[in-house]
This record gives sequence, structure tokens and C1' cells, in this order.
RNA sequence: GGGCGAUUAGCUCAGUUGGAUAGAGCGUUGGCCUCCGGAGCCAAAGGCCGGCAGUUCGAAUCUGCCAUCGCCCA
Repeated sequence: GGGCGAUUAGCUCAGUUGGAUAGAGCGUUGGCCUCCGGAGCCAAAGGCCGGCAGUUCGAAUCUGCCAUCGCCCA
């Protein structure tokens, strides 16, 4: 330098053929339970879906560029 892949909650990851208010587990906070508890039960908070632009009635999803990380080639 070229090619491919990845980027979604604090962490690890889902997300169908583009369709309405984006989810799970763990963690965190509060409550319940308990002799106590870090175990169990219930609830809540937490996201500009890496950034900008484009296509579309509609974008996490499609396209372009940029950024970061990983792999391969030279």
C1' cells in the first nucleotide's frame, strides 16, 4: 500500500426480508426473603446502534467516505 471482517447498554453478545416504542445474560441500584448473605425472588435505571453524508414513505439493517481494532497478501 491492497483485500476481508468487526464496531449495538458498564462487560459479553443477539437483532429475520428495511417496518411502528432496539433486546438478552452478567453487572449496577432499590425492594422482598433470610439468623446473615455475595445465594434466591421482584422491579428499575442504563443506548445519539463508532462518526458524517446519501438512498428510501421508513435505516441498527442498504451505499459512500472517515475513525478504531483484528486477520490475510505484498

This is a predicted structure of a 74-nucleotide RNA (transfer RNA) from Desulfarculus sp.
The organism belongs to Desulfarculus, within Bacteria.
The prediction has a mean pLDDT of 81.
The sequence was found in a public genome assembly.
Its Rfam family is "tRNA". Rfam links the family to the GO term triplet codon-amino acid adaptor activity.